Source information
The part of an RNA shown here (large-subunit ribosomal RNA, domain II) has 687 nucleotides and comes from Thermorudis peleae. The organism belongs to Thermorudis, within Bacteria. RNAcentral holds the full RNA, with entries from SILVA.

Context: one part of a larger RNA
RNA sequence: GCCGGCGAGUGGCCGUUCGUGGCGAGGCGAAGGGAGGGGCACCCGAAGCCGGAGCGCAAGCGAGUCCGCAGAGGGCGCAGAGUCGCGGGCGGCCGACCCGAAACCGGGCGAGCUACCCCUGGCCAGGCUGAAGCGCUGGGAAGACCGGCGUGGAGGGCCGAACCGGUGUCCGUGGCAAAGGGCUCGGAGGAGCUGGGGGUAGGGGUGAAAUGCCAAGCGAGCUCGGAGAUAGCUGGUUCUCCCCGAAAUGGCUUGAGGGUCAGCCUUGGCGGGCAAGCCAUGGCGGUAGGGCGCUGGUGCGGUGCGGGGGCGCGGAGCCUACCAAGCCGCGUCAAUCGCCGAAGGUCAUGGCUGGAGCGCCGGGAGUGAGACUUGGGGCGACAAGGUCCUGGGUCGAGAGGGGAACAGCCCAGACCGCCGGCUAAGGUCCCGAAGGUGGGCUGAGUGGGCAAGGAGGUGCGGGCGCGCAGACAGCCAGGAGGUUGGCUUAGAAGCAGCCAUCCUUGAAAGAGUGCGUAACAGCUCACUGGUCGAGUGCCCGUGCGCCGACAAUGGAACGGGGCGAAGCCCACCACCGAAGCCGCGGGCUGCAGGGCGUGGUGCGCUGCAGCGGUAGGGGAGCGUCGGCGUCAGCGGGGAAGGUGCGGUGGGAACCGUGCUGGAGCGGCGCCGAGUGCGAAUGCCGGC
Numbered sequence: 001g002c003c004g005g006c007g008a009g010u011g012g013c014c015g016u017u018c019g020u021g022g023c024g025a026g027g028c029g030a031a032g033g034g035a036g037g038g039g040c041a042c043c044c045g046a047a048g049c050c051g052g053a054g055c056g057c058a059a060g061c062g063a064g065u066c067c068g069c070a071g072a073g074g075g076c077g078c079a080g081a082g083u084c085g086c087g088g089g090c091g092g093c094c095g096a097c098c099c100g101a102a103a104c105c106g107g108g109c110g111a112g113c114u115a116c117c118c119c120u121g122g123c124c125a126g127g128c129u130g131a132a133g134c135g136c137u138g139g140g141a142a143g144a145c146c147g148g149c150g151u152g153g154a155g156g157g158c159c160g161a162a163c164c165g166g167u168g169u170c171c172g173u174g175g176c177a178a179a180g181g182g183c184u185c186g187g188a189g190g191a192g193c194u195g196g197g198g199g200u201a202g203g204g205g206u207g208a209a210a211u212g213c214c215a216a217g218c219g220a221g222c223u224c225g226g227a228g229a230u231a232g233c234u235g236g237u238u239c240u241c242c243c244c245g246a247a248a249u250g251g252c253u254u255g256a257g258g259g260u261c262a263g264c265c266u267u268g269g270c271g272g273g274c275a276a277g278c279c280a281u282g283g284c285g286g287u288a289g290g291g292c293g294c295u296g297g298u299g300c301g302g303u304g305c306g307g308g309g310g311c312g313c314g315g316a317g318c319c320u321a322c323c324a325a326g327c328c329g330c331g332u333c334a335a336u337c338g339c340c341g342a343a344g345g346u347c348a349u350g351g352c353u354g355g356a357g358c359g360c361c362g363g364g365a366g367u368g369a370g371a372c373u374u375g376g377g378g379c380g381a382c383a384a385g386g387u388c389c390u391g392g393g394u395c396g397a398g399a400g401g402g403g404a405a406c407a408g409c410c411c412a413g414a415c416c417g418c419c420g421g422c423u424a425a426g427g428u429c430c431c432g433a434a435g436g437u438g439g440g441c442u443g444a445g446u447g448g449g450c451a452a453g454g455a456g457g458u459g460c461g462g463g464c465g466c467g468c469a470g471a472c473a474g475c476c477a478g479g480a481g482g483u484u485g486g487c488u489u490a491g492a493a494g495c496a497g498c499c500a501u502c503c504u505u506g507a508a509a510g511a512g513u514g515c516g517u518a519a520c521a522g523c524u525c526a527c528u529g530g531u532c533g534a535g536u537g538c539c540c541g542u543g544c545g546c547c548g549a550c551a552a553u554g555g556a557a558c559g560g561g562g563c564g565a566a567g568c569c570c571a572c573c574a575c576c577g578a579a580g581c582c583g584c585g586g587g588c589u590g591c592a593g594g595g596c597g598u599g600g601u602g603c604g605c606u607g608c609a610g611c612g613g614u615a616g617g618g619g620a621g622c623g624u625c626g627g628c629g630u631c632a633g634c635g636g637g638g639a640a641g642g643u644g645c646g647g648u649g650g651g652a653a654c655c656g657u658g659c660u661g662g663a664g665c666g667g668c669g670c671c672g673a674g675u676g677c678g679a680a681u682g683c684c685g686g687c
Base pairs, nucleotide, nucleotide: 001687002686003685004684005683006682011094012093013092014091015090016089017088018087019086020085021084022083023082026050027049028048032044033043034042054061055060064076065075066074067073097236098235100233104226105225106224107223108222109221115200116199117198118197119196120195121194122193123192124190126159127158128157129155133151134150135149136148137147138146139145163187164186165185168183169182170181171180202218204214205213206212211220239621240620241619242618243617244616249262250261251260252259253258263367264366265364266363267362268361269360270359271358277352278351279350280349281348282347283346284345289340291337295334296333297332298331299330300329301328302327303326306323307322308320309319310318311317370395371394372393373392374391375390376389377388378387379386400411401410402409415586416585417584418583420582421581422580426576427575428574429561430560431559435573436572437571438570439569440568441567447563453547454546457544458543459542460541461540462539463538464537465536466535474531475530476529477528478527480504481503482502485499486498487497510525514523515522587611588610589609590608591607592606593605595603596602622676624673625672626671627670628669629668630667631666633665634664641660642659643658644657645656646655647654648653
């Protein structure tokens, strides 16, 4: 890991409700006893229970009673249904669906491991160093003291085996080993190592102290018991079909991943034109929008209270291009402004529709982690696959088609069957079902990712100029004089700067557009003539395109191939395309109608509607084991079981039959359960 077997809502008592049956203003009968072979559902058995009357704290009164002065008013009652058995649902108390702690407490067992202690024994190759003391001797006045030599043999002294350790590293890591091996390293006469005997015990011991050790896991040993501790937590919870079908919200909570009440689901009874929708009429209100009269903000201008600054002998007065209240004009802003004000929402009444949605009472729940998307908002950064409200949708609990793939997007809600048809979204060149027509746009592979911003890309529309009395562009020519205007300046001559910006000639020519010079000069422009001969210049709006465009594994920004249409816009006609819709056949459920039948549930027909589904509610069944009754059932002429084949039913399943097997088994009606396994790191076994 697979297979097999085992494996989880049970029982007692009490309560509540539904179903069913008995009796009924009553119902039941405990313990115990009786006939009987025994048992009992039979009989006896007035102890007791529930109901039949309530109200009041009570005395008490009583269809009433209590409060009260009350005959007022009010509270609780009265105008009749219970009770017992059996069965189902649910609740309470118990282990209470099953498995699972970490822990707590009690009694024992442990110091053969290890820590420390006590008693008694044992062990430590060899080498080095050479303390005190003592002797001899030198110095010295000295016997002090200092030195030399010798002797001596001290030391938690030195080196290093046994022995005891365990420093570094390598190997080992399902090992040789649940701590080892190699090399290396520390101590090695000591606070040394070690044999034997003995002691200290669990909130206790022992500890040169680490929370170390106390028998291979010790912040409190192990074992048995309390014990099925408790577990608002995790996991698991076994056959079938049919009907309905949620929630992830609100309040409160030592509450936040748990509860309780409400909401939403289901089921039974009773009651109703009550729900929802649309229409009409009448109310409610201050959002969107817009507005500026109010409250405030705000740009420009006018006027200007007051202020600042200057002048002035002055507290007079004058000036001011500065600030600026108020007011006026124009233009604006606001969740906490409002002279206004929708759509929508909501309430009431009436009408229409209305196969059940609605209301009341009762039984059973689950849910109370939501997610994305879209509209309106708060928080945030007009961030988040962010977060919090609110209206809608989808997923959740929803399959199918589309979106390349993809819970929450688009289309559409799957009872079953069909080798029939029509459509939706989305598509129709190939992958890959189905395409054409007409008109326009794009030339960028734009399409097939991206902004501010940039640009004689290109299409369309509009406005204003100039133009055959000749425009625009090019070319030829002119572009002058007073004058080098004045000032400034070293200089300033059109062209550093400041001021002014006239006049003349003329077809035209600025007191000068740019380059240039130290300043001049020179080139050029405006402006004019000629040449040429038909358009030309500027602006606004709009369609499609261009640049802007850089990222980390490898192409990788159309799903791919590929496409200048197979891209984009407009119009039109077709087609494809789903479990949608239609057609044909079938099933189930509900309701209605009429038929048969019953004490009652029922049986078949027709019509209409419905039949996705998690948690969950309701209904109907299948199968297993055992019991009672019945079939005067089946069985060595072969039971159960096993293994094939065939058939039946909507399914759980059932029936027939071959082989195997070799002695029991079944149908029907009831009853009772240790009653259905794939999952629980389930338990046991086999392989």